[in-house]
Description: c-di-GMP-I-GGC riboswitch aptamer from Anaerolinea sp., 91 nucleotides, folded computationally. Of the family's consensus pairs, 95% are formed in the model. It was read from a public genome assembly, where an Rfam model found it. NCBI's taxonomy places the organism under Bacteria, Chloroflexota, Anaerolineae, Anaerolineaceae, Anaerolinea. The coordinates come from a structure-prediction model, not an experiment, and the mean pLDDT is 90. It matches the Rfam family "c-di-GMP-I-GGC riboswitch aptamer". Gene Ontology term of the family: cyclic-di-GMP binding.

RNA sequence: GCCGAUAAAGGCAAACCCGUCGAAAGGCGGGGACGCAAAGCUACGGGUCUAACGCGCGAACGUUCGCGCUAUGAUCGCCGAGUUGCCGAAG
Numbered sequence: 001g002c003c004g005a006u007a008a009a010g011g012c013a014a015a016c017c018c019g020u021c022g023a024a025a026g027g028c029g030g031g032g033a034c035g036c037a038a039a040g041c042u043a044c045g046g047g048u049c050u051a052a053c054g055c056g057c058g059a060a061c062g063u064u065c066g067c068g069c070u071a072u073g074a075u076c077g078c079c080g081a082g083u084u085g086c087c088g089a090a091g
Base pairs, nucleotide, nucleotide: 002091003088004087011036012035016031017030018029019028020027021026034077040083041082042081044080045079046078047075048074049073054069055068056067057066058065059064
């Protein structure tokens, strides 16, 4: 350095609930633990989610609704990549 133990010290925190921001996906705070050897960080590549705005179509009948497309929005606890890091069994 690779690697990852019925090790040691710790760490993070899913679902759900409450509050809050947001059009939404989702974020943040508190509670709570499904799990995680990077479940630390970075939207860099891919995937996935949402569709406010924009575009197209339809309906309704005077300005609303529905459908489709579309990130500049989101997700790092989807995968890959970059980067930083605790410990030291076996190999």